[in-house]
Two RNAs folded together computationally: RNase P RNA and transfer RNA, 426 nucleotides in total. It holds a member of the Rfam family "Bacterial RNase P class A". The prediction has a mean pLDDT of 82.
RNA sequence: CGAGCGGCUCCGGUAACCGCUGCGGCGCCGGCGAGUCCGGCGGCCGGAGAGGAAAGUCCGGGCUCCACAGGGCAGGAUGCCGGGUAACGCCCGGUCGGCGCAAGCCGAAGGAAAGCGCCACAGAAAACAGACGGCCUUCCGAAAGGGAGGCAACGGUGAAAAGGCAGGGUAAGAGCCUACCGGAUACGGUGUAAACCGUAUGCCUGGCAAGCCCCAUCCGGAGCAAGACCGAAUAGAAGGGGAAGAAGCGGCCCGCUGACCCUUGGGUCGGUCGCAGGAGGAACGCCGCGAGGCGUUUCCCAGAUAAAUGGUUACCCACGACAGAACCCGGCUUACGAGCCGCUCGCCUG
RNA sequence: GGGCCUGUAGCUCAGGGGAUAGAGCAACGGCCUCCUAAGCCGUAGGUCGCCCGUUCGAAUCGGGCCAGGCCCGCCA
Numbered sequence: 001c002g003a004g005c006g007g008c009u010c011c012g013g014u015a016a017c018c019g020c021u022g023c024g025g026c027g028c029c030g031g032c033g034a035g036u037c038c039g040g041c042g043g044c045c046g047g048a049g050a051g052g053a054a055a056g057u058c059c060g061g062g063c064u065c066c067a068c069a070g071g072g073c074a075g076g077a078u079g080c081c082g083g084g085u086a087a088c089g090c091c092c093g094g095u096c097g098g099c100g101c102a103a104g105c106c107g108a109a110g111g112a113a114a115g116c117g118c119c120a121c122a123g124a125a126a127a128c129a130g131a132c133g134g135c136c137u138u139c140c141g142a143a144a145g146g147g148a149g150g151c152a153a154c155g156g157u158g159a160a161a162a163g164g165c166a167g168g169g170u171a172a173g174a175g176c177c178u179a180c181c182g183g184a185u186a187c188g189g190u191g192u193a194a195a196c197c198g199u200a201u202g203c204c205u206g207g208c209a210a211g212c213c214c215c216a217u218c219c220g221g222a223g224c225a226a227g228a229c230c231g232a233a234u235a236g237a238a239g240g241g242g243a244a245g246a247a248g249c250g251g252c253c254c255g256c257u258g259a260c261c262c263u264u265g266g267g268u269c270g271g272u273c274g275c276a277g278g279a280g281g282a283a284c285g286c287c288g289c290g291a292g293g294c295g296u297u298u299c300c301c302a303g304a305u306a307a308a309u310g311g312u313u314a315c316c317c318a319c320g321a322c323a324g325a326a327c328c329c330g331g332c333u334u335a336c337g338a339g340c341c342g343c344u345c346g347c348c349u350g
Numbered sequence: 351g352g353g354c355c356u357g358u359a360g361c362u363c364a365g366g367g368g369a370u371a372g373a374g375c376a377a378c379g380g381c382c383u384c385c386u387a388a389g390c391c392g393u394a395g396g397u398c399g400c401c402c403g404u405u406c407g408a409a410u411c412g413g414g415c416c417a418g419g420c421c422c423g424c425c426a
Stems, first nucleotide, its partner, number of pairs: 001346010012316007020049002023046004027041005032035001051322001055333002058331005063223004070254004075219005080094005095109001096107004110214002115212002117208003132155002134151007163181002166178003182204002184201007227273004237264005247257002266425003280299008317320001351422007360375004368406001377393005399415005
């Protein structure tokens, strides 16, 4: 310098002015149940104000209501081993397999010897193996060829042909025998385990489970438009179902609670809470390879409801990608700009 | 904000591991007719929304994206 791999950080900066949304303090106004209460302010001051993905809503949890959540069937999800965690389909460490020269990356990675199913076309045969060409023995025949029997090494078909390959053996062959390789089983060793190493046994029985299924583990339902409270308005109307059981309860049965429910029509579409102090951030120490855990100190860091981050000016640069919170977290996935650090390979130079 | 469903020809739909992916309507050409319609004959038209995977083989099975559509407030 080129090619590549892994990790981390940031999301134009500074200043001034004008705006927007919360919060705190002061001030002003109003209220009564007279409190250092409640509400309001188009008054002032101070300070704060989107993201790594706020996204998709794909997983997991908190929270809320429904029997604080019950039993069974059905259904769904996950799937090497160990650990982390509130939990997970996430993360960390390891094993095995695959890719790469390497740094490193990827893996839906249980069971096909529990059962069922499927394997088109081609091919003799596609799973209780089979025999088209061929090889060998024998019989008939002058020969070509044919009959009977043996074989599965070779050819051919196929995505896949019943372990592979070599030697021995044989009429020809064959794990029939032997060595090596692959697998299975048993035993021994190492390891928490997955697994690995060694020895023995010729034991050798296709693929698909992102087909049904089996095994193990987990899962109740609904969702902040959950739910609680205040206020306004109207037709507490009509039809249907309901103690022979409404509804909770998404599929069924049981069980529990026990009087409402569905449709149409009508009214309203206001406010408060939920709602931001949390599995929260930062620093330090200890434990752990790590994910992470524990302890101490410290900080408070958006909270709207038509929905707040904008505009103008000046200067600088590398001229700014994807993109805007809506109950909250932990992940995954997808979109996307820039910088830094470490490592690998190749080439050149000293 | 939350929940759910669907993407196959221009339109409406079949097909749910082995087809050259079909049907009806529409389109185009021909026949018929004086002309048109109807009728008859024929033809063209498909990245099966996109990407990755499982499999010998994917429109079909699995995952991830994209697009479109539907439903859900409160009171009595």